[in-house]
RNA sequence: GCCACGAAACGGCAACCCCCGCGCGAGCGGGCUACGCAAAGCCACGGGACUCCUCGAGUCAGCCGGGCUACCGAC
Numbered sequence: 001g002c003c004a005c006g007a008a009a010c011g012g013c014a015a016c017c018c019c020c021g022c023g024c025g026a027g028c029g030g031g032c033u034a035c036g037c038a039a040a041g042c043c044a045c046g047g048g049a050c051u052c053c054u055c056g057a058g059u060c061a062g063c064c065g066g067g068c069u070a071c072c073g074a075c
Stems, first nucleotide, its partner, number of pairs: 005073002012037002018031005035062001041068003045065003048060005
């Protein structure tokens, strides 16, 4: 250095509710707040669930799998 792993440390993200805005909607953005998270960083490739101006288009990666990237460093 790389792979695996996740003790410790520095930190990080941030659910639900509520408020404001956007969207037909699933949902998204911001604020507050923390349920949790070692990738809860990113990707819609596969499965799944959900929505609709429904036969097609979309939403969700904090549903599962997979891919890419990454801080620290015990066993």

About this RNA
A computed fold for a 75-nucleotide RNA from a Kofleriaceae bacterium, annotated as c-di-GMP-I riboswitch aptamer. Its Rfam family is "c-di-GMP-I riboswitch aptamer". Rfam describes the family as follows. GEMM was predicted in a large-scale screen for bacterial structured RNA regulatory elements. Gene Ontology term of the family: cyclic-di-GMP binding. Lineage of the source: Bacteria > Myxococcota > Polyangia > Haliangiales > Kofleriaceae.